[in-house]
Context: one part of a larger RNA
RNA sequence: GGCGCAUGGUGGAUGCCUUGGCACCAGGAGCCGAUGAAGGACGUGGGAGGCCGCGAUAGGCCUGGGGGAGUUGUCAACCGAGCUGUGAUCCCAGGAUGUCCGAAUGGGGAAACCCGGCACGUGUCAUUGCGUGUCACCCACCGCUGAAUGUAUAGGCGGUGUGGAGGGAACGCGGGGAAGUGAAACAUCUCAGUACCCGUAGGAAGAGAAAACAACAGUGAUUCCGUGAGUAGUGGCGAGCGAAAGCGGAUGAGGCUAAACCGGUGGCGUGUGAUACCUGGUAGGGGUUGCGUCAUCGGGGUUGCGGGAGCACCUGUCCAGUUGCUACCACUUCUGGCUGCAGUUAUAAAGUCGUGUGUUAACCGAAUGGUCUGGGAAGGCCGACCGUAGACGGUGAGAGUCCGGUAGGUGAAAACGCAUGGCCUGCAGAUGGUGUGUCCCAAGUAGCGGCGGACCCCUGAAAUCUGCCGUGAAUCUGCCAGGACCACCUGGUAAGCCUAAAUACUUCCUGGUGACCGAUAGCGGACUAGUACCGUGAGGGAAAGGUGAAAAGUACCCCGGGAGGGGAGUGAAAUAGUACCUGAAACCAUGUGCUUACAAUCCGUCAGGGCCCGUGCAUUCUUUAGUGGAUGGCGGGUGAUGGCGUGCCUUUUGAAGAAUGAGCCUGCGAGUUAGUGGUGCGUGGCGAGGUUAACCUGUGGAGGGUAGCCGUAGCGAAAGCGAGUCUGAAUAGGGCGAACAUAGUCGCGUGCUCUAGACCCGAAGCGGAGUGAUCUACCCAUGGGCAGGUUGAAGCGCGGGUAAGACCGCGUGGAGGACCGAACCCACCAGCGUUGAAAAGCUGGGGGAUGACCUGUGGGUAGGGGUGAAAGGCCAAUCAAACUCCGUGAUAGCUGGUUCUCCCCGAAAUGCAUUUAGGUGCAGCGUCUCGUGUUUCUUGCCGGAGGUAGAGCACUGAUUGGCCUAGGGGGCCGACAAGCUUACCGAAGUCAGUCAAACUCCGAAUGCCGGUAAGUGAGAGCGAGGCAGUGAGACUGCGGGGGAUAAGCUCCGUAGUCGAGAGGGAAACAGCCCAGAUCACCGGCUAAGGCCCCUAAGCGUGUGCUAAGUGGAAAAGGAUGUGGGAUCGCGGAGACAACCAGGAGGUUGGCUUAGAAGCAGCCACCCUUGAAAGAGUGCGUAAUAGCUCACUGGUCAAGUGGUUCUGCGCCGAUAAUGUAGCGGGGCUCAAGUACACCGCCGAAGCCGUGGCACUCACACAUUAACCAGGCCUUCUCCUGCGGGGGUUGGUCCAGGUGUGUGGGUGGGUAGGGGAGCGUCGUGCGGGCAGUGAAGCAGCAGGGUGACCUAGCUGUGGAGGCCGCGCGAGUGAGAAUGCAGGCAUGAGUAGCGAAAGCAGGGUGAGAAACCCUGCCGCCGGAUGACCAAGGGUUCCAGGGCCAGGCUAAUCCGCCCUGGGUAAGUCGGGACCUAAGGCGAGGCCGAGAGGCGUAGUCGAUGGACAACGGGUUGAUAUUCCCGUACCCGCGUAGAAGCGACCAUGACGAACCUUCGUGUGCUAACCACUCCAAGCAUCCUGUUGUGGGCCUUCGGGUCUGCUGGGGUGUGGCCGGGUGGGAUCCCGUGUGGUAGUAGUCAAGCGAUGGGGUGACGCAGGAGGGUAGCUGAUCCCGGUGAAUGGUAGUGCCGGGCCAAGCAUGUAGCCCGAACCAUAGGUAAAUCCGUGGUUCACGUAGGGUGAGAUGUGACGGGUAGCCGAUUGAGGUGAAGUCAGUGAUCCCAUGCUGCCGAGAAAAGCCUCUAGCGAGUUUCGAGCGGCCCGUACCCCAAACCGACUCAGGUGGUCAGGUAGAGAAUACCAAGGCGAUC
Repeated sequence: GGCGCAUGGUGGAUGCCUUGGCACCAGGAGCCGAUGAAGGACGUGGGAGGCCGCGAUAGGCCUGGGGGAGUUGUCAACCGAGCUGUGAUCCCAGGAUGUCCGAAUGGGGAAACCCGGCACGUGUCAUUGCGUGUCACCCACCGCUGAAUGUAUAGGCGGUGUGGAGGGAACGCGGGGAAGUGAAACAUCUCAGUACCCGUAGGAAGAGAAAACAACAGUGAUUCCGUGAGUAGUGGCGAGCGAAAGCGGAUGAGGCUAAACCGGUGGCGUGUGAUACCUGGUAGGGGUUGCGUCAUCGGGGUUGCGGGAGCACCUGUCCAGUUGCUACCACUUCUGGCUGCAGUUAUAAAGUCGUGUGUUAACCGAAUGGUCUGGGAAGGCCGACCGUAGACGGUGAGAGUCCGGUAGGUGAAAACGCAUGGCCUGCAGAUGGUGUGUCCCAAGUAGCGGCGGACCCCUGAAAUCUGCCGUGAAUCUGCCAGGACCACCUGGUAAGCCUAAAUACUUCCUGGUGACCGAUAGCGGACUAGUACCGUGAGGGAAAGGUGAAAAGUACCCCGGGAGGGGAGUGAAAUAGUACCUGAAACCAUGUGCUUACAAUCCGUCAGGGCCCGUGCAUUCUUUAGUGGAUGGCGGGUGAUGGCGUGCCUUUUGAAGAAUGAGCCUGCGAGUUAGUGGUGCGUGGCGAGGUUAACCUGUGGAGGGUAGCCGUAGCGAAAGCGAGUCUGAAUAGGGCGAACAUAGUCGCGUGCUCUAGACCCGAAGCGGAGUGAUCUACCCAUGGGCAGGUUGAAGCGCGGGUAAGACCGCGUGGAGGACCGAACCCACCAGCGUUGAAAAGCUGGGGGAUGACCUGUGGGUAGGGGUGAAAGGCCAAUCAAACUCCGUGAUAGCUGGUUCUCCCCGAAAUGCAUUUAGGUGCAGCGUCUCGUGUUUCUUGCCGGAGGUAGAGCACUGAUUGGCCUAGGGGGCCGACAAGCUUACCGAAGUCAGUCAAACUCCGAAUGCCGGUAAGUGAGAGCGAGGCAGUGAGACUGCGGGGGAUAAGCUCCGUAGUCGAGAGGGAAACAGCCCAGAUCACCGGCUAAGGCCCCUAAGCGUGUGCUAAGUGGAAAAGGAUGUGGGAUCGCGGAGACAACCAGGAGGUUGGCUUAGAAGCAGCCACCCUUGAAAGAGUGCGUAAUAGCUCACUGGUCAAGUGGUUCUGCGCCGAUAAUGUAGCGGGGCUCAAGUACACCGCCGAAGCCGUGGCACUCACACAUUAACCAGGCCUUCUCCUGCGGGGGUUGGUCCAGGUGUGUGGGUGGGUAGGGGAGCGUCGUGCGGGCAGUGAAGCAGCAGGGUGACCUAGCUGUGGAGGCCGCGCGAGUGAGAAUGCAGGCAUGAGUAGCGAAAGCAGGGUGAGAAACCCUGCCGCCGGAUGACCAAGGGUUCCAGGGCCAGGCUAAUCCGCCCUGGGUAAGUCGGGACCUAAGGCGAGGCCGAGAGGCGUAGUCGAUGGACAACGGGUUGAUAUUCCCGUACCCGCGUAGAAGCGACCAUGACGAACCUUCGUGUGCUAACCACUCCAAGCAUCCUGUUGUGGGCCUUCGGGUCUGCUGGGGUGUGGCCGGGUGGGAUCCCGUGUGGUAGUAGUCAAGCGAUGGGGUGACGCAGGAGGGUAGCUGAUCCCGGUGAAUGGUAGUGCCGGGCCAAGCAUGUAGCCCGAACCAUAGGUAAAUCCGUGGUUCACGUAGGGUGAGAUGUGACGGGUAGCCGAUUGAGGUGAAGUCAGUGAUCCCAUGCUGCCGAGAAAAGCCUCUAGCGAGUUUCGAGCGGCCCGUACCCCAAACCGACUCAGGUGGUCAGGUAGAGAAUACCAAGGCGAUC
C1' cells in the first nucleotide's frame, strides 16, 4: 500500500412532518378616483431594526353594538411605565383626522423637493415670517363683451357643473395588424384576423323585436348549448379551411319616435278694412284680423290580414264642477272623486314607511370511569354513556364523551342587500267598425358603376352584408328579399332609437373539496422574495424549513487569550447542545485480521497451499459445569501461486479501440394528455336492432330526455329504379350486388394513427413592442489647455536704382494645417506579459504637438435605423444589422439521450419512384391473430423451352502470309492503237493461319418450367387483417463490367459468413476453416486443426527429396546447385579433358589505302599439298612479324558432350531501440518436405445423466367440478296476459379453467408477441405498532429473474403493512444533462512594480501596530486645493469570528458614541445658449408628431468679506477685529414738490363773415330697358285631357317652357347740368378762458451698454526668490583653535476706506427731424457753431496712507496628559514671472452667443416724495471625508483611466533632466 471488520469525521440523501402552494366547486361581489385613487416616500412605539397598523389627533380619536378578564400587534425576549368590573385589551358598524409624492391640478421640477399670487387670521413699530382657504387644462350650459364687417360670428371675460382626466386580473366591442411555421422548396393559400399596439365600455359587453328564414308546408326578436357535420361547399381543387336551415334544449318581453293633420309662440314675406277669423249647429253679439313660409314646442300617429292623417256614415260614452263672446245642445279644456290597469333594469320618474329575510360582531351547545405499560395515554384490558353532535384541529403516542369546535338552536343599536305590502307615481274610463282615401309612411338613402373587405364562398355564374369614390330613384298601382338575371309565386316593409334573462370572465371576499405536491417537489417565493445580487436601462433573478412534550438552552469546577473541550447538572433520550429529528453515499481518518519489497495489472473469474476467526456438527482429552483444549467437518476473512481473459455506452459494414460521452456520489431528468376523432384486438351489455347528446328533476353517480348517430340494400355521374341495377337498341353480353337470409351497436381496456409542442434536450435565425449615444461615431452650445527654443513670409522704413516703375541691399516686422521638443493626444517597432498586475497593459524607442489640434460640461441623431476624412468601422467589454421581453415549447428529413425482469419468434441494408440519394411512399423480408390444410421443400424418373461456357469462321466484321491477277502507278516501246515489263499499290478469287460483349454452321454442364412417385412435416407454403423495423452494408469463393485483367477500390450476378453468432482452429485477427451456445456435471466420441518443449495428444512407421534454417515473404532475369525422365551426338576402328607436335602453299586474294600482308573497311571466299590447316576464332604490329584458335597426328584408356521435360533448392533480396518475414525455444535420415499407413488429442458440435421453459400429438377425466349458453322442468313474484325476473332438477354443448406420457424446439441486433417484479396514491376487506412504525447499517434465508422475508441484530422514535381491484408526475449509468456535496491536480502555481535596520512600548502572542534614531524614495509629485463621482469611508473609545492575498495588539473591517453652523463661498428666490416641454394651433387610423405665446435649461452673463485665532473631528460658516450689500425704519435734520403766489404756453363746441373748375337731392336734358299685353314660331322638357293602339307607342288639344316681332315705359338704369343742403377750409368772437407745464416713481415699451475671434510683440508692475559687511535672537560645546566679515535662525499682515499714478479710451454745444410698430427731451439721420489742448471727461494695475495702540512671528519661560504666558528685529540691494494693467494695443481673415442686469427716454402713475439717520431684518439647500485615488470608473485594498488650480532652490533655454526644500511616503508576506 491492498482487501475485510470495527469506530469516527465530513456531508445532507432517505423516512416522517407541514405553516406554504396548485387545481376546482358553491355563494358573494364585480369597480376605485379632483370629497384626490391605485401605488409609494417619510414619519409614528419609552428603548436600534424588519414586517404589520396608523398619519403631526400618527400602535391611535369619537359614537353605537358585541364581549367579560386580563392587557400595552409581531419577529422576541428583557427592562421601564401604564390601562382595567366606573367594563380595559379585543371583534363589528358608522364617523373624525389623514404629512409629502403620485391623474397631481397655483408655477416649476432631477417623484416624495423648490418658488408663488389672492382672501382672511396671527405676529412685528415696520419688513421678512406663520396658519387656514383658494388659484391647472379641456368640455358643456348660462351671462357679459366683442374683430376683419352693418347685423352677426370667431375670440375674450365671468359664473355654474357630485362633468372629464388616472388606475384595474380576465372577459366584451371597435381601429390597426406581423413573422417563425405548414404546403416536406415557394409566390396564391396557411399560421391568423392569432401575437402585439391603440381606443373604449360594462358587471357583463355585443346582438335584438324581420325590408328574417323557408318552400307551396310552415316558423315568428336576440343570445347560448347539443345535433345537423367534418356534411353542403371552398381550395396552386394542394396544404388546408369549413357553414346554414331544420330539429332537441336554456332563457323569455316587448316598446318609443319621424311624417301626414291640428294648435301655441317667434322671425320673415304678403294681403285686407272685410264674403276671409273667433269649436260645431241654431240665434244673437263682438272684435283690427287672415294667408304663405321657416324655426320651435304641444297634440295626433307607429303598421304589413299594409297602416295612418283627412273626410263621410254607423255604434257608443263613470260621477261632479269648470272653460271656450252669450243662450241651449253637442264637443272640448281643466279640477276633484270613483273604478280598473301598470310601475321605478327598457317602455315616464323620484322616493318614503312597514313587514319578512340575509350579510357585516356574537351566544347556548350532549356524553368516561378504572386498571396496565410508559417520561407522558388519547394505546391495551374491563365496564359505562351521548348522538339532529362518530366533520376537523389540538392536548407529553390512535380521544364521539379533555379543549376549541361540530349537529341543532338563538342573536343586531347601526350600515348594506333582497323579497313583499302601503303611501306615491303614471295611464285609461273610450273608442271601435265600415267606406272613401287626392295627403303621409325615415334621401345624397336604396340601387347602379369602380376599387377593396366580411361571409363556407381564393372573382367565380356570385347573390347577401359592408368601407371609400362617382352617379343617383320611387312612396303602397311603391319598395326589398328568396344565391347572376327575368317572369310568376311567396316572405317582408330598409335608410330613427331603446330593451332584462339565458352567455363569457375572476383581481377580490367567504366556505368547501382533492386516487394534487410535500422542501432539487408544490407558485420564482413555506424563511427579511420579486428580497439579495447582476445590468446605464428595458429587464433578469436566486439560495435558504424541522432541538425538545416543555428551554428544563448545561448553575458550578478544570484546561485555554479566545474558539473549543472535559467533568457536573437538565431531560425519556445530549451520538436531541441553538453548526441541534432521522443521518445514506462520495470523500477523509483511526484501530485491527490477512497479505505485499525480482515484480507486469480492463484489476475479474476459476482452481488454490498457508494464516486468522466462528461453530455442541463428529471424535477424543479435560472440567463442578459442552467448562476448556486438540483433531476433523462445516461456515467466514485474507490470499502465495497457476489457467483463461482487450472496460461501459453510443454510432457503425466494422470499436479494446488512438472515434463519441462520463472526475466521483446523492437527488431530479424523456412516448404523456385531450378531441365520446379514426381503425384493429380483447372483454362486457343488448341484439335486427344498439345507443343517447345538450338539458330537466335534484344528490341517487338514480330517473327522465329519441333531437341525432350507426346498422338493417344495392346499383348508377345523376334523375332514378330496387334484389336488383348500370351500360346498351336489346329480354344479349358484361360490371357491381343479392342468395345459402344477415350482425350489429354502445361502453371499458389496449395497439397504432390523425389534429394539437405530442418522447426529451439543442440552433443559426424571422417578426412585434420597447430600452439604450454615462462607451463610441458625427453634430450643436458654452468653457478650458498647449514649457521652452528655432526659422524669418507679406507689409513698412531707409539707402541704391529707374523717365516713372520694376528691381537690389540693409533694417523693421512676426506670417505659417512651418521646424526641434515637454505637458497633452496617438499607438509605428521590439521585448515582456498570455490560468496577466491588466477581458488589450508594461518597458525602451516612435508619430503629432497653433491646429482638419486636444479636452471638460450640457445637449441632439436609434436598429434595415443612426453615425462614418470609409476599416463594414462604431452605436455601453456585443455589430454584414445592438440589447430586452414577447409570438415561442418557432422549425430542425440533423446530432445526442431515452430508466425493471423473464419467455417465444426474429429481419433488412434489395426493386421501383422521388428537387431523390444519410429522408420518404409502395413492394420485398419479420412478428401476432384468423382462415386454408401439404398447396411448400428435397430426391428419383419423365417431358419441355433456351443460345451461355466452349468451339467455330457458314453469315457480319476484323486479320497475317503465299498464289493469282482485274484495276492504278513506274519503266521500255510505240505515229495511233496495241504491246512488253515491274523487289510498286492492289479488289475479287484461292491456299494456309487467326480474332469477336453488341458474329454463330454448332453447342454443353448447372439453373428454370411442368408432370409423376417417394420422403420430410421443417416456426413449410398461400390468403386476410393488426403492428413493425429495414431501404449506409462488409469480406471471401465463383461469373463479369469500370480501373491499369491496381487497391482492404468500385458496380452487378451467385453462394457463404459477419451484420444479429458465442465456442474450437488460423500465435494474436467481424467477414477465412470447423461448428450454430436452454441450464448443471472433475463423464464419453469426434470436426477443423494438431501430437519435441512452452501446450492436450506420436522426438509414430515406411520410402524419397531438400543443405537453402529452404521450411519460416517476392518478380523479371541469371546460374556447370542437386534428384528424376526423355532425346540427339561422339566413343576400344580409342571418344571427352590434359600433355607433345602440326596448324602449310598459290598469296601481301582482289579492291581500297600512305600502308591493309587471315585479323580498319568492301567484294569474293577458290585451288594445291596434306593426317590436318579458315583467302582465317581471338591477342598483337605503322604495316609486317609474333602468340593462339578451328582442324589433325601422338600419349593416355572408358565413357563423354549437347538439347529438352520435371521435383527440391541458389542469386536477384536495401531502414530506421534489439533478434523481429516459424508465436518462442529450438529443429537437418527432421520437430522441413512428398506420398502412404496406424494411433491419439481436440469445440458451448454429438452422446450420457438430471432440471427448466415453449410447442405438438396422444391418453385420462370428461360429470370431477364451476362459469357461460340452448332445451325441458319444479316452485314463486310481476304482468300490459304476449311474456319477464328469481329458483330447483334433468339434459345437450362447439367456449374457458387440468393431469400424465411421448416427440420436437429453446444464439440473437432492429423489431413483433406473451407473462411478471417493484414504486407512489386510492377503494373494499384484514393485520402490525412506544413491549418500538417507517427509514438507515449489517447478517441469514428463499426465488429462473425483476425481487422477497409476519427472519435476526443494532440505530431510530411515529407511523406502517398484506390480499383483491383501480389510477399513475412509476423504475436511471451515460443526454460536453441540471442542482448540491466531495475529490484530483497539490501543500503545487501564486502572494499584484518599489528599502529597510535597530532600540523602546503595548500585548497571551510583534518582521508588519505605536514612539525614537539612522537609512532610503517622490518632489510639474507619491505635495497642497477644487469640480465630478462616492456616500460616513471623517473623529474618539472598544474589538479581532469573518474581510486584509501571510501575521496582526492594526485598519477604509466590526460595535458604541460623536462630528458638517454662512446675508457676502457654490446653487435657488435673477438671466438666457444648444436643447427640452409646450395653452391655443397645424398634421396624423389610434398611439402620437411638429410648433407659436410661453416655460425650463450652465458649461456662460449678473451679484455684497477679509485677516487672525480656535476643535479629537467644521470653518471666508464659530470667535476676535475690521468691512460691505439689500430691505425696513422711531425721533430729528435737510431738499424737492402739491397748496398759495407768480410766470410761461394755450384750445374746442358754438357763432359771424368768406371761400371751392367740392358733393349730390328735387328738378331739367339726352339715352337704354324689365314686367305686363297682343301676335307668330317651336317642341328634344314636364304635365292634364280626348281618340286610336300591336300596350311599345301614335295623334289632337290645354297649361307650362323656349324663341322672334310689336306695344308698353316701373318710385327702373346711365350720362351731363344742378342748392343757401352736405363736406373741406380761412378769419373774428368765445378767450389769454378751459386747460397745460414745474416733486417723485417709472415700464413686460424705445435706445445705449452688457457684447465677446485668432495670433503677436513691447512696456509698467506685483507675487515669489536671492544676497547682505545692515538689524535682532541664540550660541562658542565632550576637544586643539575660534569674539571675527564666526556659526545657526529670523528679518510680516488682508478686505475695506482715501488718494487717482504708469498706461488706455473719448471732440463739445445747439437746431431740425417724415426713422426707431404708440410717445420721447433718448437713439439714429441731417445741419450750424466752437475746440483740437501738457485741456476736459472716462477707465485703470500698482504704489502710498489708513486698517494696525491690532494680529502674527524666531526665540524664551511654563505645562506631562495638561494650559498657556511672554516676545526682538521688521531694513537695503538684486532678480523677477506663464500673474495684473489687458475684454487694452497692433496685425490678420475663417469676421468671431443670447438675455437679464446697468444707464437713459418717454407712455403711465402721482400728492406727497428724496437723502442722512439710532436700530431692526436678511429665507432654503450644500458644507464631514477621499478626490491621479485602497474611498471615483475598471467584479479586487487591481502597475489601467479621470477635468481644473498652485508651481520653491542649484545647474539648465525649459513645466526636459538630475539632485534637493516644504510636505508626504517605505506600498500587507